[in-house]
Record summary:
Model confidence (mean pLDDT): 81 of 100. c-di-GMP-I riboswitch aptamer from Desulfoscipio geothermicus DSM 3669, 93 nucleotides, folded computationally. The organism belongs to Desulfoscipio geothermicus, within Bacteria.
RNA sequence: CCACGGGUUAGGCAAACCUGGCGAAAGCCAGGGGCGCUAAAGCUAUGGGUCUAAGGCUUUAACAAAUAAAGCUACGAUUGCCAGGCUAUAACG
Numbered sequence: 001c002c003a004c005g006g007g008u009u010a011g012g013c014a015a016a017c018c019u020g021g022c023g024a025a026a027g028c029c030a031g032g033g034g035c036g037c038u039a040a041a042g043c044u045a046u047g048g049g050u051c052u053a054a055g056g057c058u059u060u061a062a063c064a065a066a067u068a069a070a071g072c073u074a075c076g077a078u079u080g081c082c083a084g085g086c087u088a089u090a091a092c093g
Base pairs, nucleotide, nucleotide: 004093005092011038012037013036017032018031019030020029021028022027035080042086043085044084046083047082048081049078050077051076055073056072057071058070059069060068061067
């Protein structure tokens, strides 16, 4: 110096919910909050899973158009769903 283990200093992160904002929605951001996690509950949407369906397609109703309903669809979302990759921390082994 590198890799693995380890867990010190004490801390770090932060669910539900509330308020404000963004978004079609899922959800995200900020403040409060404190379910839980704690050597990765840090970063990354790379693989799988899951969620949403603005837009697109199909079907039905409807004389046509408009409109309504249903279904399919991710380039949207989720890293606190699982995994991969990357980064990170005393003593000590």

Rfam family: c-di-GMP-I riboswitch aptamer. Its family is annotated with cyclic-di-GMP binding in the Gene Ontology. About the family: GEMM was predicted in a large-scale screen for bacterial structured RNA regulatory elements. Genes associated with GEMM are involved in a diverse array of functions, including chemotaxis regulation, signal transduction, secretion and chitin.